[in-house]
Context: one part of a larger RNA
Parts: sequence; C1' cells; structure tokens
RNA sequence: GAUGAACGCUAGCGAAAUGCCUAACACAUGCAAGUCGAACGGAUCUUGCCUCGUAGUAAUACGGAGUAAGAUUAGUGGCAAACGAGCGAGUAACGCGUGCUUAACCUGCCCCGAAGAUGGGUAUAACUGCAGAGAUGUAGCUAAUUCCCAAUAUGCUCACGAUGGUGAAAUUCCAAUGUGAGGAAAGAUUUAUCGCUUCGGGAGGGGGGUGCGUCCUAUCAGGUAGUUGGUGGGGUAAUGGCCUACCAAGCCUAUGACGGGUAACCGGUCUGAGAUGAUGUCCGGUCGCGAUGGGACUGAGAUACGGCCCAUACUCCUACGGGAGGCAGCAGUGGGGAAUCUUGCACAAUGGACGAAAGUCUGAUGCAGCAAUUUCGCGUGAAGGAUGAAGCAUUACGGUGUGUAAACUUCUUUUUUGGCAGAAGACGAAUGACGGUAUGUCAAGAAUAAGAGACGGCUAACUACGUGCCAGCAGCCGCGGUAAUACGUAGGCCUCAAGCGUUAUCC
Repeated sequence: GAUGAACGCUAGCGAAAUGCCUAACACAUGCAAGUCGAACGGAUCUUGCCUCGUAGUAAUACGGAGUAAGAUUAGUGGCAAACGAGCGAGUAACGCGUGCUUAACCUGCCCCGAAGAUGGGUAUAACUGCAGAGAUGUAGCUAAUUCCCAAUAUGCUCACGAUGGUGAAAUUCCAAUGUGAGGAAAGAUUUAUCGCUUCGGGAGGGGGGUGCGUCCUAUCAGGUAGUUGGUGGGGUAAUGGCCUACCAAGCCUAUGACGGGUAACCGGUCUGAGAUGAUGUCCGGUCGCGAUGGGACUGAGAUACGGCCCAUACUCCUACGGGAGGCAGCAGUGGGGAAUCUUGCACAAUGGACGAAAGUCUGAUGCAGCAAUUUCGCGUGAAGGAUGAAGCAUUACGGUGUGUAAACUUCUUUUUUGGCAGAAGACGAAUGACGGUAUGUCAAGAAUAAGAGACGGCUAACUACGUGCCAGCAGCCGCGGUAAUACGUAGGCCUCAAGCGUUAUCC
C1' cells in the first nucleotide's frame, strides 16, 4: 500500500459498487419453462336461429333435439425445454491460454439460390365401462402438421468404369460424364401469407488433431499387457486401441516417467521504479459439476440442475400390496463459523421461449429493502468578539496554559423539519415497477449532527499526580525496584476523521 474481511469504540446524509471465503452440509414453504385453438378430435360455457313438448287465451317461461357464431382448455401434435440462472467438488489434463490444422467432421431456427408436394392405409391418447387407497392397469371407440406403404427425383446417396483441374500429396476435393441400384413431402387460416420435402451455398455455433506455455515433492526411480505398433472387422458426424480378433515386442523415463500432495484455467487484480512476486472475489471468456455412483433414450444439439432407468445413503406418504423426493435457481430455514442480506415490486425498459398476431411465460433482467463492507461527495456553521470571564490544569504564587475558544453581536440555511409543484427514462400509437422517487419552490430555526488512536526512540505530539520490578505496558529496542515524558488518571498536545484503531493475509 491492498482486502469479498472480522473484532473493539464511535456514528449525520447521499451516490456507486460489493455482500456464506466455513458444511459440493441437510432442507419446511412459495415461485424460477413454457407456449401455440391459424396442426387435431373432444369436453364445458355463452349467444342467435329453427323445431318439438309442458303451462298459459296470448305475450311469455321452462325443458329436449338440431344448426351457426364466439369463449375456455384436460389430452394428442409441434417448437422450446442442451439457452438463460447457480456452484468450483473433481481435474496437473490438449483442461486452460496462444498459434496452426481438419486432404478426418456436424450444424435446428436464420439468410440466398434451384426443384417439388401424387395416391393410399391402421393405430393411439382424450372419452366410456370395469378393477384398484392411490400411482395405474385392462376392454372398447375416434382425429391430426402423429405413424406406415406406394409413386415421382433437378439435384442427392451407394457400387463399378474412364477424363481433366487444384495442390507437396486426391479411390476421397472440384468440373463435366457412362451403367446399375436406392431414397421425399402436410397442411392451416382465408386470398396472400405462414408452413412441408429434397439439394447447393452462407452466417453464426460446435466436434477432432497439434507446436509452445501452465504449482510443490527424488525422504516417489523405474513405469506400462490394450500397454506400443501393424492387419482385418466393428463403432462414430468424423480420425484414432475408441472397441474387438490375430500378429510383432514394443512405448515412456534424471530435459524427472511413475507415485504422492495441492489446485478449476484465463482476460485481469494487488504490490512495486521495474514482474520474474502474490492472487483469480465482482464483471467477461473457456472447462467441469448438479444428493453419491453407473446407464442409455429423445433430439440439430444432452449422456440432460427443476427429463427417464438402475443401485446406494437419507427424508416423506401408505389401506402394508406399494409409491414420492433432490435449492451448487430466487427468497427463506436449521447447522457450521470470527463472519456475509428480503420468504419484496414489476415485466415499464433490455434480452429470451412460443405464437401469423393480440399476447402468455420469464426470481434472466430492471428496481426497491438490509449492512460504514468498500470508494467517492457533502455537512456538523460563517464574520466580528479581551475584563484575555468563569471552570479546569499547572506554578518559581508573580503568573502561565486551555484561548477568539466561549459568552455576546450580526448573518447564512448546505443539511433537517413542514407545505406546494413534480419528471426524463416511451418507441409510429398504447404502456413506468422504480415513485409522489429525483428535482424545483416557499417557510421555520444555529437549529438535527464528532469521534478514535497516539504523545521514550523508530514517529508528528509533555507536564502533574498515583503506583513502587507491584499493578501493568510492549511491533522492535525495551519501560516499572520512591521525583516513571514508556504503567494508571487528569490537563495539554499530535494525527486521521464518520470514521479511528486492532487482528489476519499478500507485495
């Protein structure tokens, strides 16, 4: 000098930041991922029309069937849920940083270009019946942009063959080309849109490989059998012992293998004249994780925090047959700890998901609340005022100090309190949580606002009394045994100041 700090004493205001560093300990409660009826069949409700029945002389009322329009949505279907949000346990590794590479790759939504959308089929939820405490099971009916079959194929894929180009290198990429085989589609609302299928290109995103860099330890010296390489096969979007069968015996290592310990990495941050030192909180990028361990499914994308399956530990429900759960999301609770906040408001803005749109959802986000935790700003009054008042301290008893300090006089009103007005942030229009906030203006009245540590040297700042190697102080040197500037108290003085000290850690 610095800090995500804590503790002690003290405390007026505002703004901007920051706020479980410990138990990746366990979690009550609420919310954090939905949306689309312009994909679909139902169900419910409302209104209109028509018809029938009952009551009535009639108007009309009630009930049933049909039809049309509108509203709502449990289910099927689509898209999203792999983002956003959290945490740092693991990991010493191509994990991260940086450069190169992929002649070994993928890519939903979006943009550009080319071509197409023909015909048919049977399931299943919802619903109804039965069983069951329930989860659910079972039998039957039905729809679609669900699923399946066939047709067509500019281009596409595969097999075989031949030609040219790029390039260091082409069975593999590009261009033209011959023969054979294979594979697409879905409609909706109402009149111009949104979708669907195939192919080519782009953008953005991702996968793989590799050079260099990346903590301590030799009181860890040898390690390794899928181990190192090859061939055939499998697997993948793709290379590869990634996996498998066979063959060979290799491969790494004092330039530190292997083992042990510790640790997410970086842009940055702190210190310093200078990083080669220390560090990685907030913000941003990458990686990993989601009670613990393992597994796949769906999908363009996951081996998926608020999906599924299995095992384990724990918690809960049960009619004892069996079931349910995962805050390292936002708040919040217990526990641990020196120690770290509200079970708040709003989708108004920015951004995201879905939707043709209106819109719905969004603890992302925007705001407010709490905390001197940090930084910055402001204030606690200003000018005049000597009998240098009183008090207190000291004294050589004359005085001296506190000290223009106070009183007193004249002002001011930042702040404070009260009244009135009152935003921008909002876009073509509507829409403001914050918020009656910021701010402006009027009034009152010096009114509402100073402490902490130190005073032997280092180190700015000294006297008196008490104590008497006691009580105590102390960062180091060291003070204290009867005149202690070093202990305790008082007066004075010094340094910082809404803070001041102490402790811890780093330079």
Background
RNAcentral holds the full RNA, with entries from ENA and SILVA. The part of an RNA shown here (small-subunit ribosomal RNA, 5' domain) has 507 nucleotides and comes from an uncultured bacterium. Its mean pLDDT, the model's own confidence on a scale to 100, is 83. It matches the Rfam family "Bacterial small subunit ribosomal RNA".